[in-house]
RNA sequence: CAAGUAAACCGGGUGACCGCCCGCCGUAGGCGGGAGGAAAGUCCGAGCUCCACCGGGCAGGAUGCUGGGUAACGCCCAGGAGGGGUGACCCUACGGAAAGUGCCACAGAAACAUACCGUCCUUCCCAGUGGGCAGGACAAGGGUGAAAUGGUGAGGUACGAGCUCACCGCGUCCUUCGUGAGAAGGAUGGCGGGAAAACCCCAUUCGGUGCAAGACCAAAUAGAAGGAUAAUAGGGACGCCCGGCCCAUCCUCGGGUUGGUCGCUUGAGACGGCAGGUAACUGCCGCCCCAGACAGAUGGUCACCGUCCUGACUUGUCGGGAUACAGAACUCGGCUUACAGGUUUACUUGGCCA
RNA sequence: GGGCCGAUAGCUCAGCCGGUAGAGCAACGGCCUUUUAAGCCGAUGGUCCUGGGUUCGAGUCCCAGUCGGCCCACCA
Numbered sequence: 001c002a003a004g005u006a007a008a009c010c011g012g013g014u015g016a017c018c019g020c021c022c023g024c025c026g027u028a029g030g031c032g033g034g035a036g037g038a039a040a041g042u043c044c045g046a047g048c049u050c051c052a053c054c055g056g057g058c059a060g061g062a063u064g065c066u067g068g069g070u071a072a073c074g075c076c077c078a079g080g081a082g083g084g085g086u087g088a089c090c091c092u093a094c095g096g097a098a099a100g101u102g103c104c105a106c107a108g109a110a111a112c113a114u115a116c117c118g119u120c121c122u123u124c125c126c127a128g129u130g131g132g133c134a135g136g137a138c139a140a141g142g143g144u145g146a147a148a149u150g151g152u153g154a155g156g157u158a159c160g161a162g163c164u165c166a167c168c169g170c171g172u173c174c175u176u177c178g179u180g181a182g183a184a185g186g187a188u189g190g191c192g193g194g195a196a197a198a199c200c201c202c203a204u205u206c207g208g209u210g211c212a213a214g215a216c217c218a219a220a221u222a223g224a225a226g227g228a229u230a231a232u233a234g235g236g237a238c239g240c241c242c243g244g245c246c247c248a249u250c251c252u253c254g255g256g257u258u259g260g261u262c263g264c265u266u267g268a269g270a271c272g273g274c275a276g277g278u279a280a281c282u283g284c285c286g287c288c289c290c291a292g293a294c295a296g297a298u299g300g301u302c303a304c305c306g307u308c309c310u311g312a313c314u315u316g317u318c319g320g321g322a323u324a325c326a327g328a329a330c331u332c333g334g335c336u337u338a339c340a341g342g343u344u345u346a347c348u349u350g351g352c353c354a
Numbered sequence: 355g356g357g358c359c360g361a362u363a364g365c366u367c368a369g370c371c372g373g374u375a376g377a378g379c380a381a382c383g384g385c386c387u388u389u390u391a392a393g394c395c396g397a398u399g400g401u402c403c404u405g406g407g408u409u410c411g412a413g414u415c416c417c418a419g420u421c422g423g424c425c426c427a428c429c430a
Stems, first nucleotide, its partner, number of pairs: 001350010012305007020034006036325001040336002043334005048210001050208002055242004060206005065079005080094001081092004095201002100199002103194002116142002118138005124132003150168006169191001170189008214262004223253001225252004234247003255429003269288001271286006306323008355426007364379004373410001382396004403419005
């Protein structure tokens, strides 16, 4: 210098004028606060709320290597195994297929217990080194397929074959190391496919409901409407059954209102320091209060500057255009998705110079 | 704000436990008829919403996204 890897971050700035929402005050006004890294998707996990309490069982859902973090998680950190990359580094839905059931189209002999073309042995026949009938042995080679019953090599054999041996892969057992997933070494078994993002099995876990939840005040109106149920019965919040408990109610249709207060923003909170831990994270101390609307505020205009594109020429000035994704609504912790342009740090590979 | 569904031919919909995507109507051509309608016959017509994954193989199973639709408050 070029190409890349990982992580952290910014994502327009300054000033003037005119506005909008909220709070406070000494109220013609003044002071203070006022969007995001995703406020988004609503995909997970919680707080909070009500369902009287959710007590069992079944069904159903979710998760799925190990250890840790956390209020909790399907998230995060560290590690193991497998895979990719020259490398920095990255990716993984990563329990079980000898528990059972089912599936593997077409092709192929067979997708499961199978032999199509084949190879070999014996008897016989024809003929001369080949062919054929019958009986037997084999699974090496060919062929089909996405996939064909461990791989390579040697020995062995009638041709062959884990038939035997060496190495590699796999399973089982033992020893050592590790909290563990596992790793290393040794012994041993000649060792028969795929798929569980098919049903399923195993382990862990899950009651439902979402702030339009819910509580209070005020206003207005029409229930002589229809239906369910009548006591070993029915209903009770949302799959079913049982137990206990509670209750006269529940559903449909019709009628009225579109007001106010609370929930509502002080919280698993932000920032700084110290300490523990490889890290995620945690503890202690100090300091701060940082949007709360209800048709829903957070904006508009101008000037200068920044960034990008572009035109002109006098080559460093002038002119024009653009400036991402998006935008709170009960609140947090995550994940995922969208995002113009830019900054910083660490590292890798290659080239050149000293 | 919250919850729940759907997307397959021009339209309305099927597609069970993954193995060559179908039906009805419409449109097109032919027959019938003087002609049209009806009827009969035939052929055409598909980014199975998009992207990725699992699998030998995906409309179907899994993940992410796009678009469209439905429901909800309080009082007696």
Source information
This is a predicted complex of two RNAs, RNase P RNA and transfer RNA, with 430 nucleotides together. Model confidence (mean pLDDT): 80 of 100. It holds a member of the Rfam family "Bacterial RNase P class A". From the family's description: Ribonuclease P (RNase P) is a ubiquitous endoribonuclease, found in archaea, bacteria and eukarya as well as chloroplasts and mitochondria.